[in-house]
Context: one part of a larger RNA
RNA sequence: CUGGGCGUAAAGGGCGUGUAGGCGGUCUGGGGCGUCCCAUGUGAAAGACCACGGCUCAACCGUUGGGGGAAGCGUGGAUACGCUCAGCUAACGGUGGGAGAGGGUGGUGGAAUCCCGGAGUAGCGGUGAAAUGCGCAGAUACCGGGAGGAACGCCGAUGGCGAAAGGCAGCCACCUGGUCCACCCGUGACGCUGAGGCGCGAAAGCGUGGGGAGCAAACCGGAUUAGAUACCCGGGUAGUCCACGCCCUAAACGAUGCGCGCUAGGUCUCUGGGUUUUCUGGGGGCCGAAGCUAACGCGUUAAGCGCGCCGCCUGGGGAGUACGGCCGCAAGGCUGAAACUC
Numbered sequence: 001c002u003g004g005g006c007g008u009a010a011a012g013g014g015c016g017u018g019u020a021g022g023c024g025g026u027c028u029g030g031g032g033c034g035u036c037c038c039a040u041g042u043g044a045a046a047g048a049c050c051a052c053g054g055c056u057c058a059a060c061c062g063u064u065g066g067g068g069g070a071a072g073c074g075u076g077g078a079u080a081c082g083c084u085c086a087g088c089u090a091a092c093g094g095u096g097g098g099a100g101a102g103g104g105u106g107g108u109g110g111a112a113u114c115c116c117g118g119a120g121u122a123g124c125g126g127u128g129a130a131a132u133g134c135g136c137a138g139a140u141a142c143c144g145g146g147a148g149g150a151a152c153g154c155c156g157a158u159g160g161c162g163a164a165a166g167g168c169a170g171c172c173a174c175c176u177g178g179u180c181c182a183c184c185c186g187u188g189a190c191g192c193u194g195a196g197g198c199g200c201g202a203a204a205g206c207g208u209g210g211g212g213a214g215c216a217a218a219c220c221g222g223a224u225u226a227g228a229u230a231c232c233c234g235g236g237u238a239g240u241c242c243a244c245g246c247c248c249u250a251a252a253c254g255a256u257g258c259g260c261g262c263u264a265g266g267u268c269u270c271u272g273g274g275u276u277u278u279c280u281g282g283g284g285g286c287c288g289a290a291g292c293u294a295a296c297g298c299g300u301u302a303a304g305c306g307c308g309c310c311g312c313c314u315g316g317g318g319a320g321u322a323c324g325g326c327c328g329c330a331a332g333g334c335u336g337a338a339a340c341u342c
Stems, first nucleotide, its partner, number of pairs: 003314004007296002012310001014200004021193003025088002028086004033082002035078002038076005049066002051063004091187003094183005102176007109152001113147006123134002160168002205246006214240002219235004257309006265287009291298002315342003324335004
């Protein structure tokens, strides 16, 4: 540089925002910078090619000899596309409504646990069966009061929201983001994508300080077993929770990048609008036309048919390793080979 690819075979970046860049709707008019074309001029000679000739050949050289020729530049011409100036709609905004566990802060409710008091007696607990354990210093079961932390039963869904994160769920208030519909009111391609950059990013883990009810790696017991560094049982510390600061990974999955257009329908569902029967918009599922696919399957929520832009793949192992660089307090992360071997 180029081909073929990326749901499951190797391959979609965890997600967003946006810089450079790439790409860019529709109608007519203008200029003719890019672009294109033909014509034309130029593009010296020498050299190269052909022919003939001269040095005994050749190298070398000669001929106002012959033929061919590019880029570039000048002049003339074309105007589809790009460009440029004016108009329309996508896109964005305005007005009026809507649904929602979207985000943040503060408050508040009941259950279990523990403590105190009452009442009460011989066991409770646990398992396949037991034992460790708890209990006559009065437990378990019952009633009343109190403390503290964490998670929110039913509703609840094949449901909703979010750009993503199995991210978000008791109730109330406040602050706040996105989104959908209607009206067709305003601007008028202001757009799409997006290398770098920046921000977000489950769980575990780390730092400082707090908190600690329940649960529970490690750890200690009891069982089981040939053993049992397990599965079961009794305990139990980090941690799980909060604030602030890091870490930046994942089967971060729809294993399916984003945007736009086009290509039968049926059915269920959430939520708007409507001349609330037939309609119309946005989202969530299933089944399927055409088509696609190696098959499985996908099928207006495409894996179909096209366009634009980004990321990525190129036999298995070695290896997501080594080395170097960047980042991190560390753990480690990102980038990422080769020898050798099959």

This is a predicted structure of a 342-nucleotide part of an RNA (small-subunit ribosomal RNA, central domain) from Thermus thermophilus.
Its Rfam family is "Bacterial small subunit ribosomal RNA".
The source organism's lineage runs through Bacteria, Thermotogati, Deinococci, Thermales and Thermus.